The RNA shown here (c-di-GMP-I riboswitch aptamer) has 87 nucleotides and comes from an uncultured Woeseiaceae bacterium. The prediction has a mean pLDDT of 90.
RNA sequence: AGACGAAAAAGGCAUACCCGUCGAAAGACGGUGACGCAAAUCCACCGGUCUAAGGGACUUGAGUCCUAGGACAGCGGGGCUACCGAC
Numbered sequence: 001a002g003a004c005g006a007a008a009a010a011g012g013c014a015u016a017c018c019c020g021u022c023g024a025a026a027g028a029c030g031g032u033g034a035c036g037c038a039a040a041u042c043c044a045c046c047g048g049u050c051u052a053a054g055g056g057a058c059u060u061g062a063g064u065c066c067u068a069g070g071a072c073a074g075c076g077g078g079g080c081u082a083c084c085g086a087c
Base pairs, nucleotide, nucleotide: 004085005084012037013036018031019030020029021028022027035074042079043078045077046076047075048072049071050070054067055066056065057064058063
């Protein structure tokens, strides 16, 4: 330095529920709380998933369908960076 994740130490993150704020929603942020996590750090590049405000199609209407410049990094892959430490 690369790969790997046994036993530990120092520490780290935080699922669901609930509360508040923002948002059309998905969801995000803060609080609370721990299901779990060795990258559950960061990046939407590839696949996937969610939402559909706006736009479009249909419709007498109510509404239905399509669509990401929205969202998920705790869905998988990839990229970047990082703590500790045996084989």